[in-house]
RNA sequence: AACGGGUGAGUAACACGUGGGUAACCUGCCCCGAAGAUCGGGACAACCCGGGGAAACCCGGGCUAAUACCGGAUGUGGUCACUGUUCACAAGGACAGUGAGCAAAGGGAGCUUCGGCCCCCGCUUCGGGAUGGGCCCGCGGCCCAUUAGCUUGUUGGUGAGGUAACGGUUCACCAAGGCGACGAUGGGUAGCUGGUCUGAGAGGACGAUCAGCCACACUGGGACUGAGACACGGCCCAGACUCCUACGGGAGGCAGCAGUGGGGAAUCUUGCGCAAUGCGCGAAAGCGUGACGCAGCAACGCCGCGUGGGGGAAGACGGCUUUCGGGUUGUAAACCCCUUUCAGGAGGGACGAAGCAAGUGACGGUACCCCCGGAAGAAGGACCGGCUAACUACGUGCCAGCAGCCGCGGUAAGACGUAGGGUCCGAGCGUUGUCCGGAGUUACUGGGCGUAAAGCGCGCGCAGGCGGUCGCUCGCAUCGGCGGUGAAAGCCCCCCGCUCAACGGGGGAGGGUCCGUCGAGAUGGGGCGACUGGAGGCAGGGAGAGGCCAGUGGAAUUCCGGGUGUAGUGGUGAAAUGCGUAGAGAUCCGGAGGAACACCAGUGGCGAAGGCGGCUGGCUGGACCUGACCUGACGCUGAGGCGCGAAGGCGUGGGGAGCGAACGGGAUUAGAUACCCCGGUAGUCCACGCAGUAAACGAUGGACACUAGGUGUGGGCGGGAGUUGACCCCUGCCGUGCCGGGCGUUAACACAGUAAGUGUCCCGCCUGGGGAGUACGGCCGCAAGGCUAAAACUCAAAGGAAUUGACGGGGGCCCGCACAAGCAGCGGAGCGUGUGGUUUAAUUCGACGCAACGCGCAACACCUUACCAGGGUUUGACAUCCUCGGAAGCUGGCUGAAAGGCUGGCGUGCCCGCAAGGGAGCCGAGAGACAGGUGCUGCAUGGCUGUCGUCAGCUCGUGUCGUGAGAUGUUGGGUUAAGUCCCGCAACGAGCGCAACCCCUGUUCAUAGUUGCCAGCGGGUAAUGCCGGGAACUCUAUGGAGACUGCCGGUGCCAAACCGGAGGAAGGUGGGGAUGACGUCAAGUCAUCAUGCCCCUUACGUCCUGGGCUGCACACAUGCUACAAUGCGCGAUACAAAGGGCAGCGAUCCUGCAAAGGGGAGCGAAUCCCAAAAAGUCGCGCUCAGUUCGGAUCGGGGUCUGCAACUCGACCCCGUGAAGUUGGAGUCGCUAGUAAUCGCAGAUCAGCAAUGCUGCGGUGAAUACGUUCCCGGGCCUUGUACACACCGCCCGUCACACCACGAAAGUGGGUAACACCCGAAGCCGGUGGCCCAACCCUUGUGGAGGGAGCCGUCGAAGGUGGGAUCGGUAAUUAGGACUAAGUCGUAACAAGGUAGCCGUACCGGAAGG
Repeated sequence: AACGGGUGAGUAACACGUGGGUAACCUGCCCCGAAGAUCGGGACAACCCGGGGAAACCCGGGCUAAUACCGGAUGUGGUCACUGUUCACAAGGACAGUGAGCAAAGGGAGCUUCGGCCCCCGCUUCGGGAUGGGCCCGCGGCCCAUUAGCUUGUUGGUGAGGUAACGGUUCACCAAGGCGACGAUGGGUAGCUGGUCUGAGAGGACGAUCAGCCACACUGGGACUGAGACACGGCCCAGACUCCUACGGGAGGCAGCAGUGGGGAAUCUUGCGCAAUGCGCGAAAGCGUGACGCAGCAACGCCGCGUGGGGGAAGACGGCUUUCGGGUUGUAAACCCCUUUCAGGAGGGACGAAGCAAGUGACGGUACCCCCGGAAGAAGGACCGGCUAACUACGUGCCAGCAGCCGCGGUAAGACGUAGGGUCCGAGCGUUGUCCGGAGUUACUGGGCGUAAAGCGCGCGCAGGCGGUCGCUCGCAUCGGCGGUGAAAGCCCCCCGCUCAACGGGGGAGGGUCCGUCGAGAUGGGGCGACUGGAGGCAGGGAGAGGCCAGUGGAAUUCCGGGUGUAGUGGUGAAAUGCGUAGAGAUCCGGAGGAACACCAGUGGCGAAGGCGGCUGGCUGGACCUGACCUGACGCUGAGGCGCGAAGGCGUGGGGAGCGAACGGGAUUAGAUACCCCGGUAGUCCACGCAGUAAACGAUGGACACUAGGUGUGGGCGGGAGUUGACCCCUGCCGUGCCGGGCGUUAACACAGUAAGUGUCCCGCCUGGGGAGUACGGCCGCAAGGCUAAAACUCAAAGGAAUUGACGGGGGCCCGCACAAGCAGCGGAGCGUGUGGUUUAAUUCGACGCAACGCGCAACACCUUACCAGGGUUUGACAUCCUCGGAAGCUGGCUGAAAGGCUGGCGUGCCCGCAAGGGAGCCGAGAGACAGGUGCUGCAUGGCUGUCGUCAGCUCGUGUCGUGAGAUGUUGGGUUAAGUCCCGCAACGAGCGCAACCCCUGUUCAUAGUUGCCAGCGGGUAAUGCCGGGAACUCUAUGGAGACUGCCGGUGCCAAACCGGAGGAAGGUGGGGAUGACGUCAAGUCAUCAUGCCCCUUACGUCCUGGGCUGCACACAUGCUACAAUGCGCGAUACAAAGGGCAGCGAUCCUGCAAAGGGGAGCGAAUCCCAAAAAGUCGCGCUCAGUUCGGAUCGGGGUCUGCAACUCGACCCCGUGAAGUUGGAGUCGCUAGUAAUCGCAGAUCAGCAAUGCUGCGGUGAAUACGUUCCCGGGCCUUGUACACACCGCCCGUCACACCACGAAAGUGGGUAACACCCGAAGCCGGUGGCCCAACCCUUGUGGAGGGAGCCGUCGAAGGUGGGAUCGGUAAUUAGGACUAAGUCGUAACAAGGUAGCCGUACCGGAAGG
């Protein structure tokens, strides 16, 4: 060899840290001191010989040395015993004396007269030191109480063993203790510290490297040796594992350094050297040392450095982008000048090596120095939507993908991918994980609890916490001084050394809830004494549904008996079930029984809360007022604990009138396990016991003190006035309320002396939502269940208060043909038109509730035309530019369905110029830029439009209020058609809207008087303003007047205004039109137009022919015509307005039954024409009939337009003569010149599908009580869980998928104990017949003594057993979370359509009832 080196398993412990104790101890080597080392003896290895074994190794015989071993002597000393002295807090320490017993070893140099001397290294005993340890103690540092009780060597004592040493450490006996809510025991986790990271700090987290301590060495046990070990590279045993074997037996332990395998996201060289530092041995030389010193590998970290520096604008090329001008990359590059760190090559070359001298270097020819060459060899990563610094393009199209949170992506994506550009870092940059921070988000510093999470349902009270005034004392807390310690390293400061820095060296500071000592004495505390204000007692009063027990009263309901009496009663939204002719209900009398106590009664009283209500008596608790006699801080709070505790519920026994879960029936309803109705059992009541919860709420714990007012009320007391009393007034006490209440507080709402204000003390509770007040465990309960109380998983919220809206089967006020009142319709028929659907080669496209559907279309046979088929065409049918040729143009032929293709003839103009020639315009040919698109996106847009809605609203500036959103103004009282006006008002003003200004119309005037007019005058005609003329009238046109609530009366507080009246053509906006606020509907339109992007380019462009848009079994919308007699037909005969007309309107006349034709006057129109207006009026016929109604359909014949009427025009004539006899549910329009009814005109247009549309006039009603209801709207207010706003939100079951978790017959493991069995090694004990040299006694031998062996106690592993505990898994099962547009209902949010909610019980597919 117990050091050094490794590791962190175990350990919650005196293991560690810190401070102490040891008079209870040890310490090899080292140092100091004292003393000594004498005389003898017998063995055993190595070695030799022999033997066994595969090996490891073993056995026998023989020889031998020692500083190995043994005996005797001596005793400075030490130990023990006894005695004495002395010291001490203690079982004790020190000193002295006597007795007993206890030591040793030699080796080597030098000198020597061989006697010896001297030196070095050792040896022995003792004392001391140093160093290192052992043991003991105070204090400190993890989680779980869903671990609350633990303990038998346990706690103590006596004695003994054992140890270096105290000790229950071990044993025997005795006692029954010891620990624990200040957390024992158990479980989980963990090496501890100096320190490290973070943080302003306080803290929080961690414990790599370095350093201190501990523990461990394959796992468990054990001892041996030794100063020191229960011993990493020692031993023994057991176990697991690996290896060797000749199967008999053996060997092994990298958590030493390298290295290998495995595991893993991941962690290095089987290097050099003992040169230095250090350690061991040695007298030394030296040897050893994977400690260590170096090197290697890894950007793993920290630090330093480089990849160049300066100049350089034609801002090059290229890239990207673009509004096509440009911008940007960008002084960036090129190019010019310069430098050479690092890397590279070459030369030189250390310190580290020492007290002196010599020698000695792994690193290493390294650091360092000098020279050489050339910008040469050297830049990346992330990000660019916000947070957060940095933007464009393209691609993609809810795909692919991104994402830390919010969130991006569904055709223009700064968010995906790529590119350009940019931003931030840079030999790094990002990502992931962990910790701290931000987080005042566990709040000690430094939070909260009325409504956001949070006050225990209430009280009594042990422990604990906190505590009035004065004095004395102690000095525990507390404070100060000094001393000790708080290792080094680290952090901080100063200085220094490597070129700097990192790194290193020196010095300083700092650091503790620590120890000692000396002081202080306020405050807190302990002790003592005193006080009365807190608290309590006493005396005297009065109030009260306070509690418990007993008794008692009347009203009412129900039932029973009897009387009167007859057909109903009861019930509801309406009914029915029910009751009733066996006599109900109604009414009267009598009786029974149970429960609750009208009025008084209150915003009232009492109680701790729950709660308490007829009256009387008894027992009993508390509060209040007055007095100031007593005690003398006796107080406050209160974890556990104990008690009380509504309703419902449970047990036992009573009671049971009414009410009434469940249940039965009747209704309602799609259903109705409900709401409503008829019945009805538990229960409700009493006694005794249990239960222990509520939205047990003031959602506000208790106590005390302080902090403006005003006004009620309940109970005492005092005072004033009053003769007394009542009443009234004032002051103070207790209780209970209120205020748009002041300060203050609050997120706001609100609270505000009864605080949610300002403070002190104590308790309880909270820490995102869901899962869940659930599971498991425990405690309680008869049960129901209660108390305590998680996690996985999941979400980006859940929530409070307030704001603005919207909404309500909320309220108030008020409008509108909104309803009502009325008239005429639609919905039925036929037809027209539009749409859906279907069909088709195509039936082009758009419009879709109101607000699409006679809409875009105010004209689809071709054209239109966008669609389809076929035939053509490609610089294009159309625009601009260039070159060449030709003016343009006119006119033929062939072919073709046409477009087109091929091919002729005629023909030259205008401008400049003398001419040649050129030019404009047009045509043709050619090339390319480009054209073209009714292709997509109205959800990329402009513009235009619809709609709410002609509704009365929508906003702004300044001011004021509010933390803010926002409010105020704009609300309120009146009034209006109106945010119209008036009054009031923290508002004052203003804008867009309303109204008015504009147009038409109604009256009148003036002017004007043709083409219009004609009263009077004249002329004329068969007749006509026909003519002269007139300017009166009508009318036309222009301009005025007029109407303003101006006047009168009434109402209105005033005013605004309203009602009535006069006058007036017209009266309260006279009637009508034009006019449409902020906005809503991603409303409509890319097909009017315009336009971004995308797409097509011999086609998605363009031309042509033909077809289609007109198809038809149906459905809808909107119209027309009807169904007839207020009608129809025929004949006769009146009266409009507004329009249109030259490729036009077209008169008279002629022809035709007619459409129309012929013909052509007049008229570019107050002149002429269209043109007849029709209903009406007069007359005749029809006589109620599918008709003399109705006209569809079909047949025939015609006319007209047009290039052309087949698909597919209109009209005329003749014939035919359908459905239809007033229209179900439902639904539309209209309030006066309106509805209804009648015709006329126009736009479009060749013609016409027009019954449509836009206008015009003729005739011309009825009704409105009223605002309950339906619809829409305005203002105020209220509720809200809505805000894509009620077409909203949202609940539960069921079904499917996935996830985590609970239960579960079981099943398979871990951990720690217990009982018993077995019992290795080994220590200890016993025995020891076998073995044994030296020493002792006898000596022949034996004995003593020692040992092997054997036995015993203890004892690891192992075995058996029943339990405990933890996690795994499991058929099945419970709930939960999440998920796509699934199913059923509608519970909640608005009075949510039955107000909702809480506790409990019962019931039900489910919400729920």
Annotation:
The RNA shown here (small-subunit ribosomal RNA) has 1409 nucleotides and comes from an uncultured bacterium. The coordinates come from a structure-prediction model, not an experiment, and the mean pLDDT is 87. Its Rfam family is "Bacterial small subunit ribosomal RNA".